[in-house]
RNA sequence: GGGCGAUUAACUCAGUUGGGAGAGUGCCACGUUUACACCGUGGAUGUCGCAGGUUCGAGUCCUGCAUCGCCCA
Repeated sequence: GGGCGAUUAACUCAGUUGGGAGAGUGCCACGUUUACACCGUGGAUGUCGCAGGUUCGAGUCCUGCAUCGCCCA
């Protein structure tokens, strides 16, 4: 230098044909317990890496950039 993949909650990840942003773990509160843990119920937390474009509408499509990983040279 070239090619491919990944980037979504604190962490690990899903998101199927473009229309509701979600799961598990973790955190907080309550219940339960003498108490802690387990368990149950509820709750908080998001610039969907950044910028631009297409569209009535973008996590999803297109372009550029950034970071990380793999391969080729």
This is a predicted structure of a 73-nucleotide RNA (transfer RNA) from a Chloroflexota bacterium. Its Rfam family is "tRNA". Taxonomically the source falls in Chloroflexota (Bacteria, Bacillati). Its mean pLDDT, the model's own confidence on a scale to 100, is 81.